[in-house]
């Protein structure tokens, strides 16, 4: 230099056009003398700028970091 792939709460992971789940975490609350465990609820998230579309994590075009492959 070419080519491939990844990016989603705080972590880890699902989700291939129609209101983003799921476990761990954090916080409230129940239970307890007090914690730990366990019930129950709540906050939190689509890498970035653009198109396409009535609608976009998803299709497209452009960057960013990362990882693999040949050279």
């Nucleotide at each position: 230099a070419a080519g491939a792939g990844a990016a989603u709460g705080g972590u880890g992971u699902a989700g291939u056009g129609g209101u983003a789940g799921c476990a761990c975490a954090u916080c409230a609350g129940c239970c307890u003398c007090c914690g730990a465990a366990g019930c129950u609820g709540a906050u939190a998230g689509u890498c970035c700028a653009g198109g396409u579309u009535c609608a976009a994590u998803c299709c497209c075009u452009g960057g960013u970091u990362c990882u693999c492959u040949u050279g």

Predicted 3D model of a 71-nucleotide RNA (transfer RNA) from a Patescibacteria group bacterium.
It matches the Rfam family "tRNA".
Its mean pLDDT, the model's own confidence on a scale to 100, is 82.
RNAcentral holds the sequence, with entries from ENA.